Context: one part of a larger RNA
RNA sequence: GCCAGGGAGUUAAGAUUAGUGGCGAGGUUAAGUCUCUCUGAGACGUAGCCGUAGCGAAAGCGAGUUCGAAAGAGCGAUUAGUCACUAGUCUUAGACCCGAAGCCAGAUGAUCUAUUCCUGAGCAGGGUGAAGUCUCUCGAAAGAGAGAUGGAGGCCCGAACCAGUGUUGUGUGCAUGCACUUGGAUGACUUGGGAAUAGGGGUGAAAAGCCACUCGAAUCUGGCGAUGGCUGGUCCCUGCCGAAAUAUGCCUUAGUAUAGUCUUUUCCUGCUAGAAUAUGAGGUAAAGUACGGAUAAAACCUGCAGAGGAUUUUUCCUACGGGGUUUUUUCCAACUCAGAACUUAUAUUCUGCAAAGGAAAGGAAUCAGGGGCGGCGCGUAAGGUGCUGUUCCGAGACCGAAAAAACGGAGACUGGAGUUAAGGUCCCAAAGUUUAUGUUAAGUGUAUCAAAUCUUGUCGAGACCCUGAGACAGUAGGGAGGUAGGCUUAGAAGCAGCCAUCCUUUAAAGAAAGCGUAACAGCUCACCUAUCGAGGUUCUCGGCGGAGAAAAUGGACGGGGCUAAACAUAACACCGAUACUCCAGCCCUACUCGAAAGAGUAGUGGGGUAGGCAGGCGUGCUUCUUGCUGCGAAGUACUUUCGUGAGAAAGUAUGGAGCGAGAAGUAGUGAAGAUCCUGGU
Numbered sequence: 001g002c003c004a005g006g007g008a009g010u011u012a013a014g015a016u017u018a019g020u021g022g023c024g025a026g027g028u029u030a031a032g033u034c035u036c037u038c039u040g041a042g043a044c045g046u047a048g049c050c051g052u053a054g055c056g057a058a059a060g061c062g063a064g065u066u067c068g069a070a071a072g073a074g075c076g077a078u079u080a081g082u083c084a085c086u087a088g089u090c091u092u093a094g095a096c097c098c099g100a101a102g103c104c105a106g107a108u109g110a111u112c113u114a115u116u117c118c119u120g121a122g123c124a125g126g127g128u129g130a131a132g133u134c135u136c137u138c139g140a141a142a143g144a145g146a147g148a149u150g151g152a153g154g155c156c157c158g159a160a161c162c163a164g165u166g167u168u169g170u171g172u173g174c175a176u177g178c179a180c181u182u183g184g185a186u187g188a189c190u191u192g193g194g195a196a197u198a199g200g201g202g203u204g205a206a207a208a209g210c211c212a213c214u215c216g217a218a219u220c221u222g223g224c225g226a227u228g229g230c231u232g233g234u235c236c237c238u239g240c241c242g243a244a245a246u247a248u249g250c251c252u253u254a255g256u257a258u259a260g261u262c263u264u265u266u267c268c269u270g271c272u273a274g275a276a277u278a279u280g281a282g283g284u285a286a287a288g289u290a291c292g293g294a295u296a297a298a299a300c301c302u303g304c305a306g307a308g309g310a311u312u313u314u315u316c317c318u319a320c321g322g323g324g325u326u327u328u329u330u331c332c333a334a335c336u337c338a339g340a341a342c343u344u345a346u347a348u349u350c351u352g353c354a355a356a357g358g359a360a361a362g363g364a365a366u367c368a369g370g371g372g373c374g375g376c377g378c379g380u381a382a383g384g385u386g387c388u389g390u391u392c393c394g395a396g397a398c399c400g401a402a403a404a405a406a407c408g409g410a411g412a413c414u415g416g417a418g419u420u421a422a423g424g425u426c427c428c429a430a431a432g433u434u435u436a437u438g439u440u441a442a443g444u445g446u447a448u449c450a451a452a453u454c455u456u457g458u459c460g461a462g463a464c465c466c467u468g469a470g471a472c473a474g475u476a477g478g479g480a481g482g483u484a485g486g487c488u489u490a491g492a493a494g495c496a497g498c499c500a501u502c503c504u505u506u507a508a509a510g511a512a513a514g515c516g517u518a519a520c521a522g523c524u525c526a527c528c529u530a531u532c533g534a535g536g537u538u539c540u541c542g543g544c545g546g547a548g549a550a551a552a553u554g555g556a557c558g559g560g561g562c563u564a565a566a567c568a569u570a571a572c573a574c575c576g577a578u579a580c581u582c583c584a585g586c587c588c589u590a591c592u593c594g595a596a597a598g599a600g601u602a603g604u605g606g607g608g609u610a611g612g613c614a615g616g617c618g619u620g621c622u623u624c625u626u627g628c629u630g631c632g633a634a635g636u637a638c639u640u641u642c643g644u645g646a647g648a649a650a651g652u653a654u655g656g657a658g659c660g661a662g663a664a665g666u667a668g669u670g671a672a673g674a675u676c677c678u679g680g681u
Stems, first nucleotide, its partner, number of pairs: 001681006011093013026050003032044005054061002064075004096233002099230001103223006114197009123187001125157003128153001132149007161184003166180002169178002199215001201211003236616006246259005260366002262363008270353002273351010287336002292332003296328007304321001306320001307318004369393010398409003413585007423575003426560003432572001434571006445562002453547003457544007465536002474531005480504003485499003510525001513524003586606002588603006617670001619667010635654008
């Protein structure tokens, strides 16, 4: 893991609501007693309880009463209860089941281990060589030195013994071993036996170590089914309806109460949605500058806080600065003169209505929400966070988007046939290698994975200007003279710099646009002519492209591939869903007929988590009735039929002795789950 069996809303009392039944201004007995056909029935038993009258704290009064001086106000009065059973829920109890860590009490432990006490035992071998002593030398002595002797030591090396450093070696074997290496090894040493200390206690050369594989408070039993707002689990079927993740309070934020939203029952009621009209409400978007505030520039006025200047203090002036007015510029969540769409209230009309509204009572669940779109706050931003309107997921299947909670289509009772939606129609893969006209050359694109900016890529549109009196581009030639203009300068000659920038000859040619020289020279340009022969220069807008463009295994338009099978604008076909239509069937609801069973009509009825309600299936046992069975019961296996389903029935085989059906009742009544329990495998 699998299989079998076991395994979780029960019981008692009380309360409350509903249903059913008995009696009814009454209803009912409890303990107990008696009788009997005696583990049950029947009778008696009126003590008590509820109801029949309330109000008041009470005395008390009474259809009233209490408060009050009164006015008046509060609670009552104009009648239905009670007992039993069944079902829902609540309370008290372990209260649906399993699950803590813990707390307390009483006992049991020091054969492990910690420390201590008593009594015993053990420590191969080797090394070092303290004190003391002796001899010698020195010394007056105290003593010193040398040589011997001696044998000290929490001394050295190293077995037994004790320990357990490193390999983070190896190893998990009913649990700390094994290997190599390493520390101590006459000592604060090791060890046998006996004894002592006990749980908030011991013992501890102190690690919160150890106290029997258990220690930041041992173990066992009891309180104990501790408690758990937390995790997990909670067993048959079908039908009808169907949520919430919000508000407020709470030592409240994993919970809960009340409200909101769901459901069931009963009662009441013209009711909701949409549209139009009329009359109101509202200050947003956009906009505006009338107010408030901000903003840029200009003009005007004002010596006016400061600053500067003049002046001998006063005082005067100001291209600094301040204040004010006007005009124009740009704005505003906390500005609004004016002001939409839109939302909303009331009334009327129309459409619609099996759908709506209200009340009371029973039962809940929910109070972690999430995504898209529109409008906002915070944040650089976020698959961020907080609000708001709406929609979807949640609780929604199906088709499309390759794949997919919430994006597009569309709301799934069952079976069959057809038609469409979104999206598609070259192949994978159902359907166009469809038609027409353009664009793109980048594999751009084929699904929007990108911006500012740049672009003489290409297509289209427009505008001014030049142009057979010859444009634009190319080529050839000219491009001069006064003059090297004046000044400056070492020099300054078109071309360092400053000033001026004329005149002439001309087809045309600047007192020079650039290169160049020390300065000249030299080479171009502007401008003119010739040649050539038809469009050209510039600017603006638009379409599709290009650059901008960087990520880690090789690589993704879903893939193949495609120059259309890309993009744009049109058109006609086809494919494509549980959508729509048709046929057949089932269920539900309302109405009609009917005593009922049932039949008919209608439905813009039949997705569904939490949850509410309704009707059924099956198991054990009991009572009554009635059956089957050795000519084969239960059980087991297979097949067939019936039922929406839980399930039921029949047949065959096996099996070998009991088992059903109907009507009632009762419950230890349904398992796949709980790291469930026991057994098997």